Formats: sequence, structure tokens, C1' cells
RNA sequence: AUCUUAUCAAGAGCGGUGGAGGGAUUGGCCCUUUGAAACCCGACAACCAGCAUUUUUCAUUUGAAUGUAUGGUGUUAAUUCCAACAGAUUAUUUCUGAAAGAUAAGGA
Repeated sequence: AUCUUAUCAAGAGCGGUGGAGGGAUUGGCCCUUUGAAACCCGACAACCAGCAUUUUUCAUUUGAAUGUAUGGUGUUAAUUCCAACAGAUUAUUUCUGAAAGAUAAGGA
């Protein structure tokens, strides 16, 4: 880099370093010297693993549920900030699905 599957309405700092950008793309609309990105620490708990409890079983394994933050990722303004394509609804709005993107697990 590519393919498959699942999830994307919840959650999380009034900390330190740092100094001008950031929210994928395009358009909008926002955030930002009352301090952006990035790094550190803290936090959160979505996925995988571990552990504990419950449930199922004669029993073990498996499965399911809940918890835990121990390990691997991830996240920590706004629904993935909104729209982008299609459809429904309507008098221009609202809704649904897809696409794209992000993350995890697995495959070649």
C1' cells in the first nucleotide's frame, strides 16, 4: 500500500513544553496569541488480548453479560462539525441509505 468484517449520537484536562496554525479532500461553518499543530503527563474506554464476577453445562472448554485499565492499538471542540451521490418528504426543510474518511481485528 491492498482486501474483508465491525463500529462511528456516548465518554475524556482550567496540566507542562511549544509558538501559528488546525478541523482528511472541496464548499461551508467553526476553533485558535483568553495560545493552533506537535511532544510529555493525565484522562476516556471503542476494538483485540489478559484478569474477575455472573450466566449456560454433570463438569471442563466454548458462547453471552457485566466489570477492570494489566498489555497492544485508539480517542480526548462541535454527530465522522455539516454538506458532497441517490432516494423519500416537502416548499427548502426534514429523514433514510450509499460514497468517502477514521479506528480496530483478520487475510493475502
Molecule: SAM riboswitch aptamer (S box leader)
Organism: Clostridium acidisoli DSM 12555